[in-house]
RNA sequence: UGCGGGAUAGUGUAGUGGUUUACACACAAGUCUCAUAAACUUGAUAGAUUGGUUCAAUUCCAAUUCCCGCAA
Numbered sequence: 001u002g003c004g005g006g007a008u009a010g011u012g013u014a015g016u017g018g019u020u021u022a023c024a025c026a027c028a029a030g031u032c033u034c035a036u037a038a039a040c041u042u043g044a045u046a047g048a049u050u051g052g053u054u055c056a057a058u059u060c061c062a063a064u065u066c067c068c069g070c071a072a
Stems, first nucleotide, its partner, number of pairs: 001071007010025004018055001027043005048064005
């Protein structure tokens, strides 16, 4: 320098143009217990940024930022 992939709760992952974005662990509250843990129930927290397309964008398109890989 070119090409390709990626950025989603605190962490790790999934999903896909239309419902409320889902799961595990973690966190908070409650039940249980003498107490803690475990178990069960409930809750809070999320789309890198900007713009475009669309009735509707996390998803499609463009640019930017950052990360990873390949080639030179």